[in-house]
Context: one part of a larger RNA
RNA sequence: CUGGGCGUAAAGGGAGCGUAGGCGGCGUGGAAAGUCAGAUGUGAAAGCCCAAGGCUCAACCUUGGAACUGCAUCCGAUACUCCCACGCUAGAGGACUGGAGAGGUGUUUGGAAUUUUCGGUGUAGCAGUGAAAUGCGUAGAGAUCGAAAGGAAGACCAAUGGCGAAGGCAGAACACUGGACAGUACCUGACGCUGAGGCUCGAAGGCUAGGGGAGCGAAAGGGAUUAGAUACCCCUGUAGUCCUAGCAGUAAACGGUGUGCGCUUGGUGUGGGAGGAUUCGACCCCUUCUGUGCCGGAGCUAACGCGUUAAGCGCACCGCCUGGGAAGUACGGUCGCAAGAUUAAAACUC
Numbered sequence: 001c002u003g004g005g006c007g008u009a010a011a012g013g014g015a016g017c018g019u020a021g022g023c024g025g026c027g028u029g030g031a032a033a034g035u036c037a038g039a040u041g042u043g044a045a046a047g048c049c050c051a052a053g054g055c056u057c058a059a060c061c062u063u064g065g066a067a068c069u070g071c072a073u074c075c076g077a078u079a080c081u082c083c084c085a086c087g088c089u090a091g092a093g094g095a096c097u098g099g100a101g102a103g104g105u106g107u108u109u110g111g112a113a114u115u116u117u118c119g120g121u122g123u124a125g126c127a128g129u130g131a132a133a134u135g136c137g138u139a140g141a142g143a144u145c146g147a148a149a150g151g152a153a154g155a156c157c158a159a160u161g162g163c164g165a166a167g168g169c170a171g172a173a174c175a176c177u178g179g180a181c182a183g184u185a186c187c188u189g190a191c192g193c194u195g196a197g198g199c200u201c202g203a204a205g206g207c208u209a210g211g212g213g214a215g216c217g218a219a220a221g222g223g224a225u226u227a228g229a230u231a232c233c234c235c236u237g238u239a240g241u242c243c244u245a246g247c248a249g250u251a252a253a254c255g256g257u258g259u260g261c262g263c264u265u266g267g268u269g270u271g272g273g274a275g276g277a278u279u280c281g282a283c284c285c286c287u288u289c290u291g292u293g294c295c296g297g298a299g300c301u302a303a304c305g306c307g308u309u310a311a312g313c314g315c316a317c318c319g320c321c322u323g324g325g326a327a328g329u330a331c332g333g334u335c336g337c338a339a340g341a342u343u344a345a346a347a348c349u350c
Base pairs, nucleotide, nucleotide: 004321005320006319007304008303012318014201015200016199017198021194022193023192025088026087027086028085029084030083033081034080035077036076038074039073040072041071042070049065050064051063052062053061054060091191092188093187094186095184096183097182098181103177104176105175106174107173108172109171115149116148117147118146119145120144121143125136126135162169163168206247207246208245209244210243211242215241216240220236221235222234223233258317259316260315261314262313263312266295267294268293269292270291271290272289273288274287275286276285299306300305323350324349325348332343333342334341335340
């Protein structure tokens, strides 16, 4: 490079935005670069191939032909691709109307509970476990009542539910703000898809600085268990968990399934909207758009399974794989305060 692949065998980038590039709807006209036809020139000789001939044959040699799939020029063709011009509305976007939602950011605020402090009542236990002990308690604990402080998390609603590109998002109110969806068919007129680099976002844990610290709780200490017990269980408990500003950039970042578009039998549940029928009105019922589940048809699949939310049938573009180990390691580069991240081998070995 070709070919084959990427749900689970090796393989989808964590996600988005977007540069270059690749690809690109319908109609008409033009041009003729790609493309196609013809002609001319050229494509050295030898060799290869075909035919004939010469050495007794062959190898070898001689002659002729073909081939040299190419390039250039000229003259044509115009379906397709590209280019130019004009037009269109089915893609895309906008406008208006409408309802849904834990989408995001900031500010404010309520209640339950834990803990602590103070006060009242009150007395001998409490806590903990398989059983215990460490621990707390006559300096009055635990229990109970009242008051106060402070931090974190949001019971019920709650769903097999919703929103978000992903990570993720849940008390309430307000302010600001993103997206999706439905309806109208009013506007623009291909403005599109994908996207190497790049930029941005990115759970938990970690790092820097400053705050905060109720509960929980790596490390650490103690008590048990045990042959031992650097564990599992128990009592404490520091970082951390929380907030602000920055860094880090990873994950079983998973649907283990890249994004977009088109096409292809059905059944059933559920979220959001529109229309119809019925009705006083609504529910139920029917149709339709959009999301989200389950079951299954054809088809696909090694099987499991997937199955209009495809892993079916196609197109466009990107990423990635190429036996196991060594190894996502070494070295080098880039990034980082560090931890480390990223890019990424080989010897050797089976």
Small-subunit ribosomal RNA, central domain from an Akkermansiaceae bacterium, 350 nucleotides, folded computationally. The organism belongs to Akkermansiaceae, within Bacteria. The full RNA is in RNAcentral, with records from SILVA. The coordinates come from a structure-prediction model, not an experiment, and the mean pLDDT is 88.